Context: one part of a larger RNA
RNA sequence: UUGGGCGUAAAGGGUCCGCAGGGGGUCGGCUAAGUCUGAUGUGAAAUCUCACGGCUCAACCGUGAAACUGCAUUGGAAACUAGUUGACUAGAGUAUCGGAGAGGAAAGUGGAAUUCCAGGUGUAGCGGUGGAAUGCGUAGAUAUCUGGAAGAACACCAAUAGCGAAGGCAGCUUUCUGGACGAUUACUGACCCUCAGGGACGAAAGCGUGGGUAGCGAACAGGAUUAGAUACCCUGGUAGUCCACGCCGUAAACGUUGUGUACUUGAUGUGGGAGGAUUUAGUCCCUUCCGUGUCGGAGCUAACGCGUUAAGUACACCGCCUGGGGACUACGGCCGCAAGGCUAAAACUC
Numbered sequence: 001u002u003g004g005g006c007g008u009a010a011a012g013g014g015u016c017c018g019c020a021g022g023g024g025g026u027c028g029g030c031u032a033a034g035u036c037u038g039a040u041g042u043g044a045a046a047u048c049u050c051a052c053g054g055c056u057c058a059a060c061c062g063u064g065a066a067a068c069u070g071c072a073u074u075g076g077a078a079a080c081u082a083g084u085u086g087a088c089u090a091g092a093g094u095a096u097c098g099g100a101g102a103g104g105a106a107a108g109u110g111g112a113a114u115u116c117c118a119g120g121u122g123u124a125g126c127g128g129u130g131g132a133a134u135g136c137g138u139a140g141a142u143a144u145c146u147g148g149a150a151g152a153a154c155a156c157c158a159a160u161a162g163c164g165a166a167g168g169c170a171g172c173u174u175u176c177u178g179g180a181c182g183a184u185u186a187c188u189g190a191c192c193c194u195c196a197g198g199g200a201c202g203a204a205a206g207c208g209u210g211g212g213u214a215g216c217g218a219a220c221a222g223g224a225u226u227a228g229a230u231a232c233c234c235u236g237g238u239a240g241u242c243c244a245c246g247c248c249g250u251a252a253a254c255g256u257u258g259u260g261u262a263c264u265u266g267a268u269g270u271g272g273g274a275g276g277a278u279u280u281a282g283u284c285c286c287u288u289c290c291g292u293g294u295c296g297g298a299g300c301u302a303a304c305g306c307g308u309u310a311a312g313u314a315c316a317c318c319g320c321c322u323g324g325g326g327a328c329u330a331c332g333g334c335c336g337c338a339a340g341g342c343u344a345a346a347a348c349u350c
Base pairs, nucleotide, nucleotide: 003322004321005320006319007304008303012318014201015200016199017198021194022193023192025088026087027086028085029084030083031082033081034080035077036076037075038074039073040072041071042070049065050064051063052062053061054060091191092188093187094186095184096183097182098181103177104176105175106174107173108172109171110154114150115149116148117147118146119145120144121143125136126135162169163168206247207246208245209244210243211242215241216240220236221235222234223233258317259316260315261314262313263312266295267294268293269292270291271290272289273288274287275286276285299306300305323350324349325348332343333342334341335340
């Protein structure tokens, strides 16, 4: 180990794939393992229950009955579960057509800005702040014009918009490529759902090797502020941020809400399709499918709130919780180059 729970009180695994396991649509036939039912055997005695009896009563004891809820064998039933066989199409998938999208990978390419370099003009300041100073500048800065170089990020469009399993994804073009959606209803015929272990992916930071480095910028240095100022502010600035390959495997990885299916009044935006009606046309209107928002009904909720994208009503499966601290710890094991990660106590204490 029951029970009760998991949006915010403790509690949904970061996400998906998926073996075993668990669960599984409609209609028949057969079987009879589960299931139900009859019979037989057994189920020691004692105990328990009931009746009667014996010690003056009771406890206790004796006699009898019942019971021993079980097991085995055998006969029967066939609704349900299961097995097997046949059929079906509402689940699932395939096909055809169509449009949408920052979905992914690679290559190429564009302009603005920034910094730097060279040159021209030009002269004493520039920069920065709450105010300053450090800093830069007469070896000519800042400003301005021309030319060049480099790296990184893509203003407007842009949206409460779109896509993706999640992390996440945004200049433009090309190539390769995944998924979803709508319409047709042609095909397959339960092929499905979930998933311990396992596998893959997984922001940022960090690590390894080699490149790259414009801007920004941990550390660090200096200037300020302050009682102090190992900060907030300023001037600089290394790792890093970028690329390739390989690790790491964690986040307030959040909708703090696992996945799937079904059912249950509505209103109103918006994205993608389809059909209808209508119009000169744009458009508007109606119906319908998929997504994404807001507001609300019943219901639910401790309340807040949720409310057909449920936290409502149910079912299937998985994960997790069980007072606070100690403790996202110690020890051990596994993984990692390391940093560390995963798993995870106890003493003690309130």

The part of an RNA shown here (small-subunit ribosomal RNA, central domain) has 350 nucleotides and comes from a metagenome. Its mean pLDDT, the model's own confidence on a scale to 100, is 88. Rfam family: Bacterial small subunit ribosomal RNA. Its family is annotated with ribosome and structural constituent of ribosome in the Gene Ontology.